[in-house]
RNA sequence: UGAGUCGGCCAGACGGUCGCGUCAGGCCGGUGGUCUUCGGACCGCAGGUCCUGCCGAGGAAAGUCCGGGCUCCACAGGGCACGGUGGUGGCUAACGGCCACCCGGGGCGACCCGCGGGACAGUGCCACAGAGAGUAGACAGCCUCGAGUCCGCUCGAGGUGAUGGUGAAAGGGUGGUGUAAGAGACCACCAGCAGCCCCGGUGACGGGGCUGGCUAGGUAAACCCCACCGGGAGCAAGCCCGAGCAGUAUGCGUUGUACGGCGGCCCGCCGGAGCAUACGGGUAGGGCGCUGGAGGUGGCCAGCAAUGGUCACCCGAGAUGGAUGACCGUCCACGACAGAACCCGGCUUACCGGCCGACUCAUCCG
Numbered sequence: 001u002g003a004g005u006c007g008g009c010c011a012g013a014c015g016g017u018c019g020c021g022u023c024a025g026g027c028c029g030g031u032g033g034u035c036u037u038c039g040g041a042c043c044g045c046a047g048g049u050c051c052u053g054c055c056g057a058g059g060a061a062a063g064u065c066c067g068g069g070c071u072c073c074a075c076a077g078g079g080c081a082c083g084g085u086g087g088u089g090g091c092u093a094a095c096g097g098c099c100a101c102c103c104g105g106g107g108c109g110a111c112c113c114g115c116g117g118g119a120c121a122g123u124g125c126c127a128c129a130g131a132g133a134g135u136a137g138a139c140a141g142c143c144u145c146g147a148g149u150c151c152g153c154u155c156g157a158g159g160u161g162a163u164g165g166u167g168a169a170a171g172g173g174u175g176g177u178g179u180a181a182g183a184g185a186c187c188a189c190c191a192g193c194a195g196c197c198c199c200g201g202u203g204a205c206g207g208g209g210c211u212g213g214c215u216a217g218g219u220a221a222a223c224c225c226c227a228c229c230g231g232g233a234g235c236a237a238g239c240c241c242g243a244g245c246a247g248u249a250u251g252c253g254u255u256g257u258a259c260g261g262c263g264g265c266c267c268g269c270c271g272g273a274g275c276a277u278a279c280g281g282g283u284a285g286g287g288c289g290c291u292g293g294a295g296g297u298g299g300c301c302a303g304c305a306a307u308g309g310u311c312a313c314c315c316g317a318g319a320u321g322g323a324u325g326a327c328c329g330u331c332c333a334c335g336a337c338a339g340a341a342c343c344c345g346g347c348u349u350a351c352c353g354g355c356c357g358a359c360u361c362a363u364c365c366g
Stems, first nucleotide, its partner, number of pairs: 001362010012331007020056002023053004027048002030045006058337001062348002065346005070234004082230005087101005102116001103114004117225002122223002124219003139164002141160008172190006191215001193212008238288004247279006259271004295314008332335001
């Protein structure tokens, strides 16, 4: 310099004007209470088309695919069914997540990928092609015998899985012995399988030795078997307050009498058969749940790491017809995907571009 691998970060910047939402303060009018020198003062409550100030989406807020917190319901114990997970060890509140390692595959390499238990428990299936697809299989070919013959061969009876052909896959590979031709039929070596033993490792597993029979097809995201895990529903969860109407109980009242209206009181006038209080449930409506949490940043410690411990500092969406936007100016590398609705940990998917770090390969220079 070129090509590449892995990890992390940012998500137009600055200024101005207007708009929206929560919260705080002010102002305004309303209402309740206390005090009062009757002018008002203070405190509280709910509100306002008003003013000021602070703050106001994301790395995925998304899909709602897993896991947990939280809430209500259910629950003696055990089993079946159903669903999920699936190498080993660790992390975690938990997980189908993450980290490290093992095995298999890919890459020269950094590194990447794996829907990674069991196919001697049983059952099923294996398209097309092919003679045959699973306690194998004679289509061609090869060999022997018999018959025929126009001496090219043909027919019949058998042997043969060595050769060809089909296929993703045809019941180990190479060489030899053997044979009519052949075949683990037999032998040597190699691969692989099973059993036992030794060594290393927490373990998955790796390395080595001995023995055995000659060899075992694939498929479990087919049924199934084994091990482990799982109660259900979800913030419209759920909890609290609570007009009006209806109910129950008590009191007063029903012929101008309770009660209501004429701003407070008395008289008066009008209306007048119901009115008042208490109770529990609860509709409309309102409030809580609601955002400070398995939280973030930095240092130190333990650990390969995920992660954990400890100390310091920081935290300024919380709506409910649902806010976070628009315009202008300057600059640049010209701006993608997309927006909270109980919260958190993951996974997956979408995405204009830019920056940083570690590492690999090739080439050149010193």